[in-house]
RNA sequence: GCGGGUAUAGUAUAACGGUUUAAUAUGUCGGCCUUCCAAGCCGAGGAUGAGGGUUCGAUUCCCUCUACCCGCU
Numbered sequence: 001g002c003g004g005g006u007a008u009a010g011u012a013u014a015a016c017g018g019u020u021u022a023a024u025a026u027g028u029c030g031g032c033c034u035u036c037c038a039a040g041c042c043g044a045g046g047a048u049g050a051g052g053g054u055u056c057g058a059u060u061c062c063c064u065c066u067a068c069c070c071g072c073u
Stems, first nucleotide, its partner, number of pairs: 001072007010026004018056001028044005049065005
């Protein structure tokens, strides 16, 4: 330099282009329980890498950039 892949809560993964709400587990915080802690139960908050395009509608499709991974030279 060229080609391919990936990018979603702190972490690990879901999500046919669609119904007003992006889901699950874990972690965090609060409450219940307990003499206290742990475990258990209930609840809360937290996310689509950036910028454009297509579309009535984009996490999803297209383009560019960024980061990471793999391969070729």